SAM riboswitch aptamer (S box leader) from a soil metagenome, 114 nucleotides, folded computationally. Rfam family: SAM riboswitch aptamer (S box leader). Gene Ontology term of the family: regulation of gene expression. The prediction has a mean pLDDT of 85.
RNA sequence: CUCAUCCAGAAGGGUGGAGGGAGAAGGCCCUGCGAAACCCUGGCAACCGUCCGUCGCCGAUUCGUCGGUGGUGGAAAGGUGCUAACUCCUGCCCCGGUAACGGGGAAAGAUGAG
Numbered sequence: 001c002u003c004a005u006c007c008a009g010a011a012g013g014g015u016g017g018a019g020g021g022a023g024a025a026g027g028c029c030c031u032g033c034g035a036a037a038c039c040c041u042g043g044c045a046a047c048c049g050u051c052c053g054u055c056g057c058c059g060a061u062u063c064g065u066c067g068g069u070g071g072u073g074g075a076a077a078g079g080u081g082c083u084a085a086c087u088c089c090u091g092c093c094c095c096g097g098u099a100a101c102g103g104g105g106a107a108a109g110a111u112g113a114g
Base pairs, nucleotide, nucleotide: 001114002113003112004111005110006109011041012040013039014038015037019030020029021028025090026089027088042083043082044081047079048078050075051074052073053072054071055070056069057068058067059066060065087108092105093104094103095102096101
């Protein structure tokens, strides 16, 4: 830089000792009933990889099947990731609405693959 996904899901312990929720700002929330960070164990998920099933297409075939490829369902011992709150909400643009507010889209960010 490109592509995909982001309203689902999943907590205990040890060290630590005051902050944390990416980001200016605002809101709201978590936190001495112990924040961040690090470590251990467990778990979630199914992006990559692996394995199993199923359907289609293409090719080969000794007609038994075999190989490739795409869709779809499942498993979870590998590589990552994640394990308060929609990516906590707003912020910028558009639409509806008198308003409160509601809906949609960006931007930014996170994760994976390349």